[in-house]
RNA sequence: AGAGAAGGCCAGACGGUCGCCGGUCGCGACAACGCGGCGGGAGGAAAGUCCGGGCUCCGGAGGGCAGGGUGCUGGCUAACGGCCAGGGCGGGUAACCGCACGGACCAGUGCCACAGAAAGCAGACCGCCGUUCAGCGAACGGUAAGGGUGAAACGGUGAGGUAAGAGCUCACCAGCGGCGCGGGUGACCGCGCCGGCUCGGCAAACCCCACCCGGAGCAAGGCCGAAUAGGAGAGCAAUCGGGUGGCCCGCCCGCGCUCUCGGGUUAGGCCGCUGGAGGCGCCGGGCAACCGGCGUCCUAGAGAAAUGAUCGUCGUCUCGAGCUCGGGAAACCGGCUCGGGGAACAGAACCCGGCUUACCGGCCUUCUCUGGCG
RNA sequence: GCCCCCGUAGCUCAGGUGGACAGAGCAGCAGUUUCCUAAACUGCGUGUCGGGUGUUCGAGUCACCCCGGGGGCACCA
Numbered sequence: 001a002g003a004g005a006a007g008g009c010c011a012g013a014c015g016g017u018c019g020c021c022g023g024u025c026g027c028g029a030c031a032a033c034g035c036g037g038c039g040g041g042a043g044g045a046a047a048g049u050c051c052g053g054g055c056u057c058c059g060g061a062g063g064g065c066a067g068g069g070u071g072c073u074g075g076c077u078a079a080c081g082g083c084c085a086g087g088g089c090g091g092g093u094a095a096c097c098g099c100a101c102g103g104a105c106c107a108g109u110g111c112c113a114c115a116g117a118a119a120g121c122a123g124a125c126c127g128c129c130g131u132u133c134a135g136c137g138a139a140c141g142g143u144a145a146g147g148g149u150g151a152a153a154c155g156g157u158g159a160g161g162u163a164a165g166a167g168c169u170c171a172c173c174a175g176c177g178g179c180g181c182g183g184g185u186g187a188c189c190g191c192g193c194c195g196g197c198u199c200g201g202c203a204a205a206c207c208c209c210a211c212c213c214g215g216a217g218c219a220a221g222g223c224c225g226a227a228u229a230g231g232a233g234a235g236c237a238a239u240c241g242g243g244u245g246g247c248c249c250g251c252c253c254g255c256g257c258u259c260u261c262g263g264g265u266u267a268g269g270c271c272g273c274u275g276g277a278g279g280c281g282c283c284g285g286g287c288a289a290c291c292g293g294c295g296u297c298c299u300a301g302a303g304a305a306a307u308g309a310u311c312g313u314c315g316u317c318u319c320g321a322g323c324u325c326g327g328g329a330a331a332c333c334g335g336c337u338c339g340g341g342g343a344a345c346a347g348a349a350c351c352c353g354g355c356u357u358a359c360c361g362g363c364c365u366u367c368u369c370u371g372g373c374g
Numbered sequence: 375g376c377c378c379c380c381g382u383a384g385c386u387c388a389g390g391u392g393g394a395c396a397g398a399g400c401a402g403c404a405g406u407u408u409c410c411u412a413a414a415c416u417g418c419g420u421g422u423c424g425g426g427u428g429u430u431c432g433a434g435u436c437a438c439c440c441c442g443g444g445g446g447c448a449c450c451a
Stems, first nucleotide, its partner, number of pairs: 001370010012314007020041002023038006043345001047356002050354005055217004062249004067213005072086005087101001088099004102208002108206002110202003125147002127143007155173006174198001176195008221271004231261006240254004263450003278297008316342008325334003375447007384400004393431001402418005424440005
C1' cells in the first nucleotide's frame, strides 16, 4: 500500500424567524378561555408481533389426557427459542464465520420416485471361471475383482492365494463396537488392547426420550357520570347450568344464567400511566454473559395522537470546470478555488429483555493475509 | 393497539402420506360450419405455485424469515 475479519459508536452541528403537543408558575376576577415566563418533547430499530417476562382479570391457578414448544455440554437471567464460555461437525490460506447438533444398534411403523440385476437384506444383467453336451451356443454351478445405473451399491491400497475370485489370509489406512488407562464438572478428547472384517439415508415422516407451557390481553381491569324499550327470541332445570380456555376430574357460584337481535352513549371523565429487572461513573467477584456495593442522573405519556417548516454559516459525500500547487517517466493520486446535486430506514400509544427485518453514509479500536522498502 | 385468516393460469378453484410433464371449469386464440355473426364441434397456449433461505437425492407440499390482501375486538342497560 492493497485485500479482508471482528467489535463498538454516530444518525449532521450552530444560529435566526415562524409554528405544534403536554407540564408548571404568574396575570387578566378563581372556572372556561386568553396572554406571558420557565422547563420538557421519538428510535437504533419506536417496525414485524416472532419468542420471553412484569402487570391485570378469569378462582388463590390444582391433577390427568389431548395439544404446543425446545433439543450437544456447562453457566447467566425475572424468563426465553436469548446471551456467554466450551465441545463436535462444516467453510475459509488466515483473522474468523456457520450449524433445528437427542434417538434410525436392539421400542415400533413408514418412505427412498426415475434409472438400475439389486435400494436394505437379500439378490446377480453384462462379464470372469469350471463341468456337461460334437458344436455357433445352451444348461447347471462358482464368483462379486471389472462394466453399466443412481443422490446413495455391502470398506480402500498392496501382497499372498485361486479354476476364476472374494477380508479367504496378511500388512497399513478409514470406520464401527467392546474393554482398560489418563484428562475434563460435562459435552468430549488422547493412548493402548481385542473383535467380526464392515452393519446406507430420511425423525424441518409418524414416533420415542428428556425438559418447559392454564387462558386472555391496557379495547386487560377499577371508580364515577349520562341516556335507553330495563325490550324480543333461543338454550338450560340440580344425574342440570355457568365460571372454563379442547376434554375429564376437582374447586366455586346458582334461580336465574348464557348467547343472538334490538336499544342507548358528544363512543363521556378519572385511575391504570410511566422511576424502572433504568442510564452513567468508580470499586470488587467472574475468562465472559452477568452479579454485588457506593456515588450520581432522570421530567413524551394525551387523543387518531404533537416532536415541524424555512433561511444563513460550517462540516460531509458525489459530479463538473479551473490552478504559475505537491508527488510521479506517464497513467494517475493528493491539495486549493468556483458551481451543481444528494443526505437514508423510519414514527412512541401499558412497560421491559431478546430475536428478526429495513437503512444514505461516516468515525474509532483490535486482528489476518499478500506485496514493497528499511 | 390487540387477535385471527388467506395468497396456485386473465377469473373461480383442485392438488392424499414430498416423486417424471402442476391440473379442472370459465375466459382467450386458431380452424370447421354460415352470405355474415352467434351457438355447436375440433385443436392450442397460458404459471419463477406471493418472495427468500434452509431440510431432503428431490419442495406447490415440510420448517423459518419477509411481502401483499382481508376480517374481527368499545362501554352502558

Predicted 3D model of RNase P RNA and transfer RNA as a complex of 451 nucleotides.
Rfam match: Bacterial RNase P class A. Gene Ontology terms of the family: dimeric ribonuclease P complex, tRNA processing and ribonuclease P activity. Rfam classes the family as a ribozyme.
Its mean pLDDT, the model's own confidence on a scale to 100, is 75.